[in-house]
Molecule: transfer RNA
Organism: Gammaproteobacteria bacterium
RNA sequence: GAGGCUAUGGCGCAACGGUUAACGCGUCGGAUUCCAGACCCGAAGACUGGGGGUUCAAAUCCCUCUAGCCUCACCA
Numbered sequence: 001g002a003g004g005c006u007a008u009g010g011c012g013c014a015a016c017g018g019u020u021a022a023c024g025c026g027u028c029g030g031a032u033u034c035c036a037g038a039c040c041c042g043a044a045g046a047c048u049g050g051g052g053g054u055u056c057a058a059a060u061c062c063c064u065c066u067a068g069c070c071u072c073a074c075c076a
Stems, first nucleotide, its partner, number of pairs: 001072007010025003018056001027043004049065005
């Protein structure tokens, strides 16, 4: 330098262009317990990497940028 993949709560990971972005772990509260753990109930937590575009409607499609990873090329 070229190409590809990835970016979504604290972490992991879903979501065909269409209701309020699902689930697990973790966190917090409750129940239970002598206390704790496990189990059970509930809650908070995401402006979906940034910007722009298409569309009635975008996490999803297009362009661009940023970051990470992989492959190839170049140099030595």